The prediction has a mean pLDDT of 76. Bacterial RNase P class A from an uncultured Sphingomonadaceae bacterium, 424 nucleotides, folded computationally.
RNA sequence: CCGGGAGGCUGGGCAGCUGCGUUGGAGGUAACUCUACCGAGGAAAGUCCGGGCUCCAUGAAACAAGGGUGGCGGGUAACGCCCGCCGGUUCUUGCGUCCUUUGUUGGGCACGAGAGCAAGGGAAAGUGCCACAGAGAGUAAACCGCCUGACAUGUCAGGUAAGGGUGAAAGGGUGCGGUAAGAGCGCACCGCGCGGUCGGCAACGACAGCGGCAUGGCAAACCCCACCCGGAGCAAGGCCGAAUAGGGGCGGCGCGCUGAGGAUUCGUCCGAGGCAGGGUGUUUCACCCGUGAUCGCCCGGGUUGGCUGCUUGAGCGUGGGAGCAAUCCCUCGCCUAGAUGAAUGGCUGCCCCCGCGCGGCAGGUCGUGCUUUGGCGCGAUACCGCGAGCGGGACAGAACCCGGCUUACAGGCCUUCCGGUGCA
Numbered sequence: 001c002c003g004g005g006a007g008g009c010u011g012g013g014c015a016g017c018u019g020c021g022u023u024g025g026a027g028g029u030a031a032c033u034c035u036a037c038c039g040a041g042g043a044a045a046g047u048c049c050g051g052g053c054u055c056c057a058u059g060a061a062a063c064a065a066g067g068g069u070g071g072c073g074g075g076u077a078a079c080g081c082c083c084g085c086c087g088g089u090u091c092u093u094g095c096g097u098c099c100u101u102u103g104u105u106g107g108g109c110a111c112g113a114g115a116g117c118a119a120g121g122g123a124a125a126g127u128g129c130c131a132c133a134g135a136g137a138g139u140a141a142a143c144c145g146c147c148u149g150a151c152a153u154g155u156c157a158g159g160u161a162a163g164g165g166u167g168a169a170a171g172g173g174u175g176c177g178g179u180a181a182g183a184g185c186g187c188a189c190c191g192c193g194c195g196g197u198c199g200g201c202a203a204c205g206a207c208a209g210c211g212g213c214a215u216g217g218c219a220a221a222c223c224c225c226a227c228c229c230g231g232a233g234c235a236a237g238g239c240c241g242a243a244u245a246g247g248g249g250c251g252g253c254g255c256g257c258u259g260a261g262g263a264u265u266c267g268u269c270c271g272a273g274g275c276a277g278g279g280u281g282u283u284u285c286a287c288c289c290g291u292g293a294u295c296g297c298c299c300g301g302g303u304u305g306g307c308u309g310c311u312u313g314a315g316c317g318u319g320g321g322a323g324c325a326a327u328c329c330c331u332c333g334c335c336u337a338g339a340u341g342a343a344u345g346g347c348u349g350c351c352c353c354c355g356c357g358c359g360g361c362a363g364g365u366c367g368u369g370c371u372u373u374g375g376c377g378c379g380a381u382a383c384c385g386c387g388a389g390c391g392g393g394a395c396a397g398a399a400c401c402c403g404g405c406u407u408a409c410a411g412g413c414c415u416u417c418c419g420g421u422g423c424a
C1' cells in the first nucleotide's frame, strides 16, 4: 500500500439577538418580573425477551393443561442476554500427499491457522413425510454402460453396481490389489461400532486394540427427554373534590340435613357442634363463609377535574486490584428532563467536515502501448495541496424506571485480526 473481517467513540463547534420548561433565590396583594443551575437518544424506534414497582387471586404442596428454553462451564437481579470453551459448517490460507498435465496446469484427500454462521438434546419409544424426475427414496435397484455366452450386426439369457444419467439426497470415502467385468471381495489410511487407558469441572479430545461394518434425511414435523414459568399492568395504584338513579328488566343454579341443650303463651322458637355444600383446572391439608355461598344478558344514568405515583438509580465517572473475558471488589468524586395536548426552539455571522472543481504526484495500486527484456511512456485511482464559487452535514424526539435483543444511520476519527505485495 492492496484485499477481507471485528470493535469503539462521535455524529457538528463558537459568538450575538430573541423565545420556552422544571427547580432554587429575590421582589410583588396578585397577575407576574428579575436572576442562577439544569433541560431528549445510541438507538428515545420495534413492543420481541427479562426484571424493579403496583394491584388481584385465601394459603401450602403435588399433579394436569398451556407456554418457554435446549452443547459445556462461567457472569448477571434475571433472561430467549453476555463471555469463554467444545463439536459442526462456510470462506480465506498454509503445508503434506495422490491422480493428471509441457507446467503447482487442473482436480481430490488428510491435517493446521484465522475470520464468520447457526433454531447445537433424542431418528433403536412411537406416528408421519421425502413431491416431480428417476430403474430405484427404506426389509428400496438395474435406465445407459461394462463383462460372458448364443444367434447374428442387433436381439435374447446370465453376471455387475466400479463409470454415467435423474434428483435436495442414490446405501461409507480416497487409493491400491484382485476379477470375465466388478463389488469391503481383500489391504492401507480416514470414517463407523464395541469396550479400554490417559487428559479435562464438563461438553469433549488423544492413544492403542478388536470388528468389514450399513441400520438414509427431516423433530423452525407431531412427539419423547431435561430444566424453567401465577395473572394484569403507570391508561398499574393511592388521595381529594364533584355529581347521579342504593336505577329498571329477563334467565340459570342454590336457598339444606342432623342436633347436645334451653325457652315456651304448647302454636312453636332459639340453638353450640357435626355432615353435605361454597371459596382454585384436579386432589390432600389448613383457613374462611353460612346457602344470593352466585353466574350471564339487555336497557338506562353520573364522573372524564386536581394532587400523587414521577425520578437517587441493579446510576454515572477517576484511580487501584482479581479474572483469558463477560464481570466483580475497594477508594474518591458527581447529581445530569420530569412535561401533561405535552417544554428544550428561531434568526444571523464565523469556523469545522464532506462532495463537485483546479493543480501536483518520487514511490504505491489497476489498466494499457512500445521494447534491445534492462526498461521507457500514457491514463485512471488512492494520496497531497488549493482561492473563490456551488451543494450537502445522517437515522431520528423522553412520558414509571432499568438490563438486553432486533432494526435505521450521510460523514469523521481510533484500535485490532487474517492474507498478499513492496521498501528500509
Stems, first nucleotide, its partner, number of pairs: 001420010012351007020039002023036005041395001045406002048404005053233004058286006066229005071085005086120001088117007096109004121224002126222002128218003143164002145160007172190006191213001192211003196207004237308004247299006253292001256275003261270003276291001277289003315334003319330004352393005357386004364381007